c-di-GMP-I-GGC riboswitch aptamer from Desulfuromusa sp., 87 nucleotides, folded computationally. Its mean pLDDT, the model's own confidence on a scale to 100, is 78. Its Rfam family is "c-di-GMP-I-GGC riboswitch aptamer". The literature on the family includes a 2010 paper in Biochemistry by Smith et al., "Structural and biochemical determinants of ligand binding by the c-di-GMP riboswitch ". The source organism's lineage runs through Bacteria, Pseudomonadati, Thermodesulfobacteriota, Geopsychrobacteraceae and Desulfuromusa. It was read from a public genome assembly, where an Rfam model found it. Of the family's consensus pairs, 95% are formed in the model.
């Protein structure tokens, strides 16, 4: 370097459940483990999902995303990092 073991320190935690926040996607926190070698960090590019408010309208309802967020356990990218079989 590269590459991930039926090896060792260890470490993240999916569905569910219980609280709290939120208008939702979600997100904290305890609980549980499906799973993960970057499931550590970043929305920078695609992608998925939300629609209170604002736009619009007379009003109400609908649609739609360019608007505002959410998701790093979607996928590319960019940073950073533990261990060492065989090669």
């Nucleotide at each position: 370097c590269a590459c991930g073991a039926a090896a060792a320190c260890g470490c993240c935690a999916a569905a569910c459940c219980u609280g709290c926040u939120g208008a939702a996607a979600a997100g904290c926190a305890g609980g549980g483990a499906c799973g993960g070698a970057a499931a550590g960090c970043u929305c920078c590019g695609g992608g998925u999902c939300u629609u209170u408010c604002c736009u619009c309208c007379a009003a109400u309802u609908c649609c739609u995303a360019u608007a505002a967020g959410a998701u790093g356990g979607c996928c590319g990218a960019g940073c950073u990092a533990c261990c060492g079989a065989a090669g």